[in-house]
Molecule: RNase P RNA; transfer RNA
Organism: Ktedonobacteria bacterium
RNA sequence: UGAGUACGCUGGGUGAUCGCGUCGGCGCUCGUCGCCGCCGAGGAAAGUCCGAACUCCAUAGAGCACGACGCUGGCUAACGGCCAGUGAGGGUAACCUCAAGGACAGUGCCACAGAAACAUACCGCCGCGCGCGAGCGCGGUAAGGGCGAAAUGGCGAGGUAAGAGCUCACCGGCAGCCGGGUGACCGGCUGGCCGCGGUAAACCCCGUCGGGAGCAAGGCCAAGCAGGAGGAGUGGCGCUUCGGCGCCCGCGGGCUGCUCGUCCGUCUACCUCCGGGUUGGCUGCUAGAGGCGGCGGGUAACCGUCGUCCGAGAGAGAUGAUCGCCGCCUGGCAUGCCGCAAGGCGGUCAGGUACAGAAUUCGGCUUAUCGGCCUACUCAAACC
RNA sequence: GUGCUCGUAGCUCAGUGGAUUAGAGCGUUGGCCUGCGGAGCCAAAGGUCGGAGGUUCGAAUCCUCUCGGGCACG
Numbered sequence: 001u002g003a004g005u006a007c008g009c010u011g012g013g014u015g016a017u018c019g020c021g022u023c024g025g026c027g028c029u030c031g032u033c034g035c036c037g038c039c040g041a042g043g044a045a046a047g048u049c050c051g052a053a054c055u056c057c058a059u060a061g062a063g064c065a066c067g068a069c070g071c072u073g074g075c076u077a078a079c080g081g082c083c084a085g086u087g088a089g090g091g092u093a094a095c096c097u098c099a100a101g102g103a104c105a106g107u108g109c110c111a112c113a114g115a116a117a118c119a120u121a122c123c124g125c126c127g128c129g130c131g132c133g134a135g136c137g138c139g140g141u142a143a144g145g146g147c148g149a150a151a152u153g154g155c156g157a158g159g160u161a162a163g164a165g166c167u168c169a170c171c172g173g174c175a176g177c178c179g180g181g182u183g184a185c186c187g188g189c190u191g192g193c194c195g196c197g198g199u200a201a202a203c204c205c206c207g208u209c210g211g212g213a214g215c216a217a218g219g220c221c222a223a224g225c226a227g228g229a230g231g232a233g234u235g236g237c238g239c240u241u242c243g244g245c246g247c248c249c250g251c252g253g254g255c256u257g258c259u260c261g262u263c264c265g266u267c268u269a270c271c272u273c274c275g276g277g278u279u280g281g282c283u284g285c286u287a288g289a290g291g292c293g294g295c296g297g298g299u300a301a302c303c304g305u306c307g308u309c310c311g312a313g314a315g316a317g318a319u320g321a322u323c324g325c326c327g328c329c330u331g332g333c334a335u336g337c338c339g340c341a342a343g344g345c346g347g348u349c350a351g352g353u354a355c356a357g358a359a360u361u362c363g364g365c366u367u368a369u370c371g372g373c374c375u376a377c378u379c380a381a382a383c384c
Numbered sequence: 385g386u387g388c389u390c391g392u393a394g395c396u397c398a399g400u401g402g403a404u405u406a407g408a409g410c411g412u413u414g415g416c417c418u419g420c421g422g423a424g425c426c427a428a429a430g431g432u433c434g435g436a437g438g439u440u441c442g443a444a445u446c447c448u449c450u451c452g453g454g455c456a457c458g
Base pairs, nucleotide, nucleotide: 001380002379003378004377005376006375008373009372010371012326013325014324015323016322017321018320020040021039023037024036025035026034027033028031042355046366047365049364050363051362052361053360054214055213056212057211061260062259063258064257066210067209068208069207070206071085072084073083074082075081086100087098088097089096090095101205102204106203107202108199109198110197122145123144124141125140126139127138128137129136130135153171154170156168157167158166172194173193174191175190176189177188178187179186180185218283219282220281221280227274228273229272230271231270233249235248236247237246238245239244250266251265252264253263254262255261290309291308292307293306294305295304296303297302327353328352329351330350331349332348333347336345337344338343385457386456387455388454389453390452391451394410395409396408397407412428413427414426415425416424434450435449436448437447438446
């Protein structure tokens, strides 16, 4: 200098004029009013893909079903997130990617081709028998050929009738033992142990987690209206001060699929259907698992402690526009200064300056984004 | 706030319990027919299945993420 990798940051500034919204104050002609003042979006406010807080339903129960997740250790309120590692794959490297439990629990599927896709001999090779012979039959053989994505550990030597882990060396796998590690796993030794492919992002098995609904949750107040139809006990026993009470059975409803269990009700109750009224106010509501900085612990995610800071809260929903100057980027023009040069600084003109937008609140993920910048590292070339 | 569904040729749709070269109708183009046109007949072109990644021997189909459209409920 070129190419690249990783982790992050930023996301224009300022002045004038006009305009929007909440809140507060003042004014009057009391309104959908005027004036003044304060304040007024983001790194993703987005998608709503996960996880929670909060609220109600019972203090959220058991089993089944269903769903999600799935290497190990840690972080966290929690997570399908993050950090650190292990293994596998990719890259020359920095580094990146991975839904990465189980295929001897069972079932399914593996097109075409091929003899055979999970239990098998098509060609070939070898042996035996028959035949004059071409050849035929029986048996052995996965070494060779052929098919295929996948075919009986691979390759070499010995061995054999031909072959074969049948035997041996190396490599791979499996099992046992020893050592290291919290663990995933790694290393070493021994054993021919090499049997019986693949697919679980096919059903499934194992393990872990999950009750449902959502701020239109929920609480309080005010205003307003008109009721009607239907559904199953006037069951049994006991006590009684004769008003009722308790237990059992049945029925209905809640625990939002089913069963159990439990709670409430059983005639001014509850459930279903039809009809009627309201479309208001207050609250929940924004200071929080909050941000920033220092110190300490930890490889890190993160945690502890101290200091400091925090002025949208809204009702279908306000935060904008124009012009000037400056900044940044791109291109053109002219060449003033520096430099051997590449180039740097400066002048002038034109264009550009993104994505987007709060609606109960947080932690993540993902996606969109004109551009700019910091740090660390890798490879190549050149020079010293 | 919550849930469901769709995306395949220019248009409308099949195919979505994985397997031939992804098909059909209309449309387009060329040829035949006709004096010319329409209708008819024959033939052809046109797709990498919204995008990216993964599982698998093999993906329009299965899985994940994402983009866009539509519908329903409170």